[in-house]
RNA sequence: GGGGUCGUAGGGUAGUGGCUAUCCCAGCAGGCUCCAGACCUGUUAACCCGGGUUCGAGUCCCGGCGACCCCA
Numbered sequence: 001g002g003g004g005u006c007g008u009a010g011g012g013u014a015g016u017g018g019c020u021a022u023c024c025c026a027g028c029a030g031g032c033u034c035c036a037g038a039c040c041u042g043u044u045a046a047c048c049c050g051g052g053u054u055c056g057a058g059u060c061c062c063g064g065c066g067a068c069c070c071c072a
Stems, first nucleotide, its partner, number of pairs: 001071007010025003018055001027043005048064005
C1' cells in the first nucleotide's frame, strides 16, 4: 500500500428497513433471612463519528476513525 470481517449499556450478546433496541453478568432498590450468600420482584444504563437513500436506518450506500485477520 491492497483486500476481508467487525464496532450496540460498566463487561458480553441478539437484533434480514417498522422500536418502547433483546438477553446474561455487573450496579441500585425492595422481598426472603438473626446477618450474609443463594433465590424472587422492580429498576438504571447503549447503537464509533459525519453525510446520503427512505415515509421510516442499529440494519442499506459513501467517507473517516478504531480493532482483528490475510496478501504484498
Transfer RNA from an archaeon, 72 nucleotides, folded computationally. The RNAcentral record of the sequence draws on ENA. Rfam family: tRNA. Its mean pLDDT, the model's own confidence on a scale to 100, is 83.